[in-house]
RNA sequence: CCGGCGGGUCGGGCGGCCGCCCCGCACCUGCUUGGUAUUCUUUUAAGAAUUGAAACAGAUUUUAAGAGAAUAUGGAGCAGGUGCGGGGAGGAAAGUCCGGGCAGGACAGGGCGCGGUGAUGGCUAACGGCCAUCUGGAGAAAUCCACGGGAAAGUGCCACAGAAAAUACACAGCCUUCGGGCAAUGGUGAAAAGGUGCGGUAAGAGCGCACCGCGAUUUUGGUGACAGAAUCGGCAGGGUAAACCCCACCGCCUGCAAGACCAAGUAUGCCGGUAUGCUCGGCCCGAGCGUUAUCCCGGCGGGUAGGUUGCUUGAGGUUGUCGGCAACGGCAAUCCCAGAGAAAUGGUCGCCGACUACAGAACCCGGCUUAUAGACCCACCGGACAA
Numbered sequence: 001c002c003g004g005c006g007g008g009u010c011g012g013g014c015g016g017c018c019g020c021c022c023c024g025c026a027c028c029u030g031c032u033u034g035g036u037a038u039u040c041u042u043u044u045a046a047g048a049a050u051u052g053a054a055a056c057a058g059a060u061u062u063u064a065a066g067a068g069a070a071u072a073u074g075g076a077g078c079a080g081g082u083g084c085g086g087g088g089a090g091g092a093a094a095g096u097c098c099g100g101g102c103a104g105g106a107c108a109g110g111g112c113g114c115g116g117u118g119a120u121g122g123c124u125a126a127c128g129g130c131c132a133u134c135u136g137g138a139g140a141a142a143u144c145c146a147c148g149g150g151a152a153a154g155u156g157c158c159a160c161a162g163a164a165a166a167u168a169c170a171c172a173g174c175c176u177u178c179g180g181g182c183a184a185u186g187g188u189g190a191a192a193a194g195g196u197g198c199g200g201u202a203a204g205a206g207c208g209c210a211c212c213g214c215g216a217u218u219u220u221g222g223u224g225a226c227a228g229a230a231u232c233g234g235c236a237g238g239g240u241a242a243a244c245c246c247c248a249c250c251g252c253c254u255g256c257a258a259g260a261c262c263a264a265g266u267a268u269g270c271c272g273g274u275a276u277g278c279u280c281g282g283c284c285c286g287a288g289c290g291u292u293a294u295c296c297c298g299g300c301g302g303g304u305a306g307g308u309u310g311c312u313u314g315a316g317g318u319u320g321u322c323g324g325c326a327a328c329g330g331c332a333a334u335c336c337c338a339g340a341g342a343a344a345u346g347g348u349c350g351c352c353g354a355c356u357a358c359a360g361a362a363c364c365c366g367g368c369u370u371a372u373a374g375a376c377c378c379a380c381c382g383g384a385c386a387a
Base pairs, nucleotide, nucleotide: 001383002382003381004380006378007377008376009375010374012352013351014350015349016348017347018346020088021087022086023085024084025083026082027081028080029079030078031077032076033075035073036072037071038070039069040068041067042066043065044064045063046062047061048060090358094369095368097367098366099365100364101363102255103254104253105252109285110284111283112282114251115250116249117248118247119133120132121131122130123129134148135146136145137144138143149246150245154244155243156240157239158238171186172185173182174181175180194212195211196210197209198208199207213235214233215232216231217230218229219228220227221226259309260308261307262306269300270299271298272297273296277289278288279287280286316335317334318333319332320331321330322329323328
């Protein structure tokens, strides 16, 4: 320098003017509301003084309690306006594929069925995710891929070709004592009595031997999957479970259009079921409600569909440090970083390394998958050249 492979960052920036949404503070205007003080009115109870024959015949006055009105004062809430300060879309916000938080059924379970996952160890709130390792495969390598438990529980399937795909009675062929023997060679195929070599044989064959493969036992290393070694055995014919199935583990359902509150309004409407009832995804047990209907279930019909909340402080981010191969975790410090509600960040001008791709939150979070113009950085593998 070129190629490959594995990760990471950015994905328009700066400034001026006008505009949008949220939060906080201050001020102004209006409305509502309770407290305090003063004054007035009135009710009840207990008194005081005065006039009078009598005041349980009246007015005046004191105290206590209650109610109402006015004025003043400082406070709370709501609405509107002005000013100042702070903030305002993504690495995937996408797909809705997984896992949860949260809410309701509901006070909450067990079983069957159904569904999901599938090497080992670890991380995590959890996962079908992530990290490391093992086995198998691809690659020259860095590295990448895996529906990775069980075929000796059972059932099924292996088209075509081929003699035959398992009760394998053998096509061509080899040998023959012509009775028969053979599965070595050839052919077919994804796969044909485990493979290679030597011996042996009439010709052959684990028939025998060596090595490999397979199985069993013992042992070494490892947390483990697994890897190695030794001994024994001629050895269940293979494949397929992303076929049914078996085994292990996990899983209640519905979902922010979940829920909660307020206001308004209609017809607290009508019909049917109902204790052997109704509700809890299907079924059973069980639990709760409930006792003949203002519950519940189903149907018809009418009204409303308005407002507030849920709604953003989190399994949160950043920095440092410690532990760990790593994923990640502990400790300390620091920060607040969108909450719209038919949907908010736009318009315009100037400059600039851009001339920009995929593309806009809607309850929130952790993942996966898909799309992505271009620019930059790090590590590793290979090649060429130079020193």
Overview:
A computed fold for a 387-nucleotide RNA from a Phycisphaerae bacterium, annotated as Bacterial RNase P class A. NCBI's taxonomy places the organism under Bacteria, Pseudomonadati, Planctomycetota, Phycisphaerae. It is recorded under the gene name rnpB. The model forms 97% of the base pairs in the Rfam consensus. Rfam family: Bacterial RNase P class A. Its family is annotated with dimeric ribonuclease P complex, tRNA processing and ribonuclease P activity in the Gene Ontology. The sequence is in RNAcentral, with records from ENA.